[in-house]
The prediction has a mean pLDDT of 86. The RNA shown here (c-di-GMP-I riboswitch aptamer) has 95 nucleotides and comes from Syntrophaceae bacterium UBA2192. It matches the Rfam family "c-di-GMP-I riboswitch aptamer". Rfam's curators write: GEMM was predicted in a large-scale screen for bacterial structured RNA regulatory elements. Rfam links the family to the GO term cyclic-di-GMP binding. It was read from a public genome assembly, where an Rfam model found it. The organism belongs to Syntrophaceae, within Bacteria.
RNA sequence: CCCUGAAAAAGGCAACCCAUACCGAAAGGGUGGGACGCAAAGCUACUGGCCUACGUCCCGGAAAUAUUCCGGGAUAAGGCGGCAGGGCUGCCAGG
Numbered sequence: 001c002c003c004u005g006a007a008a009a010a011g012g013c014a015a016c017c018c019a020u021a022c023c024g025a026a027a028g029g030g031u032g033g034g035a036c037g038c039a040a041a042g043c044u045a046c047u048g049g050c051c052u053a054c055g056u057c058c059c060g061g062a063a064a065u066a067u068u069c070c071g072g073g074a075u076a077a078g079g080c081g082g083c084a085g086g087g088c089u090g091c092c093a094g095g
Base pairs, nucleotide, nucleotide: 002095003094004093005092012038013037017033018032019031020030022029023028036082042088043087044086046085047084048083049080050079051078055075056074057073058072059071060070061069062068063067
């Protein structure tokens, strides 16, 4: 340096759920508890996929004379790294 692995040792992270006077329109994120699990469940939104739609566009309806409201659809520059791949970094053991 490369490959393989989590059996051992030292550790690490934290699903679901709960709390939150935090951020956000939402998805989701932060913080605390907790332990499903994870050999990168460390970082990264480059690719695919998935989630949300403040805003924008379109359609329909209501009020009523050019605006407002309601419903639906599309849309990411928002999000998910514990969806998969890619990139970067890394403990231990064996080869």